[in-house]
Predicted 3D model of a 115-nucleotide RNA (SAM riboswitch aptamer (S box leader)) from a soil metagenome. Of the family's consensus pairs, 97% are formed in the model. Rfam family: SAM riboswitch aptamer (S box leader). Its family is annotated with regulation of gene expression in the Gene Ontology. The literature on the family includes a 1998 paper in Mol Microbiol by Grundy and Henkin, "The S box regulon: a new global transcription termination control system for methionine and cysteine biosynthesis genes in gram-positive bacteria". From the family's description: The SAM riboswitch is found upstream of a number of genes which code for proteins involved in methionine or cysteine biosynthesis in Gram-positive bacteria.
RNA sequence: AUCGAGAGGGGUGGAGGGAUAUGGCCCUGUGAAGCCCCGGCAACCGCCGCCUGUAGCUGCCUUUGUAGCCGCAGGGGAAAGGUGCCAAGUCCAUCGGAUCGCGUAUCCGGCAGAU
Numbered sequence: 001a002u003c004g005a006g007a008g009g010g011g012u013g014g015a016g017g018g019a020u021a022u023g024g025c026c027c028u029g030u031g032a033a034g035c036c037c038c039g040g041c042a043a044c045c046g047c048c049g050c051c052u053g054u055a056g057c058u059g060c061c062u063u064u065g066u067a068g069c070c071g072c073a074g075g076g077g078a079a080a081g082g083u084g085c086c087a088a089g090u091c092c093a094u095c096g097g098a099u100c101g102c103g104u105a106u107c108c109g110g111c112a113g114a115u
Base pairs, nucleotide, nucleotide: 001115002114003113008038009037010036011035012034016027017026018025021094022093023092024091039086040085041084044082045081047077048076050075051074052073053072054071056069057068058067059066060065090112095109096108097107098106099105100103
C1' cells in the first nucleotide's frame, strides 16, 4: 500500500475446518484438516531493445539546447522464474464514532490478520 474482483479437479487420509478468544453463521462421511499430483487465478518480487516525466554524470555549445550513460516515478506488456492464492466481504460481530424511518439497521474509522 491492498484486501466487495478472480481461480479446482484427482489421489491419499479418516474427523474435523472457516488465523486466535467469545458469540453467531456456515462447510464437512455426497469425505474435514494435512500430504502428493495436475490444473488455474492474480500480478507482490523479479523481467521488458515499449511509452511519458524527471534527478545526476560526461561530451559538444556563449546560452537556449543537444547526444550518450545511469538511476527514479507513473503507465503499458508477458506469465518462462520466486512467492501467494483458488466456499461465503479478511464469513460476520467484538473497540470508538456518525446518521436515521431506532432496526443490536446502514456507514466510517480503529484493533487484529493476510499478501